Transfer RNA from an uncultured archaeon, 75 nucleotides, folded computationally.
Its Rfam family is "tRNA".

[in-house]
């Protein structure tokens, strides 16, 4: 140079293919119970508007076009 696949709370990942209510789940992290304490274990809480811009559309995280970044392949 080219193909592909990835980009979503502090970290990892679902959803995307098939657009529609206020984006889920585990770790962590705070409170609270529990314990004599700590650990395990239950309940709650706060955290991300999805890489970045543009176009479709009543609506777009999701389809489309371009662009960044990072993995992998070929050259």
């Nucleotide at each position: 140079g080219g193909g592909c696949c990835a980009g979503u709370g502090g970290u990892c990942u679902a959803g995307u293919c098939c657009g529609g209510u206020u984006a889920a789940g585990a770790c962590a992290a705070c409170g609270c119970c529990c314990u004599u304490a700590c650990a395990c274990g239950g309940c709650g809480u706060a955290a991300a508007g999805c890489c970045c811009a543009g176009g479709u559309u009543c609506a777009a995280a999701u389809c489309c076009u371009g662009g960044c970044u990072g993995g992998c392949c070929c050259a």
The coordinates come from a structure-prediction model, not an experiment, and the mean pLDDT is 82.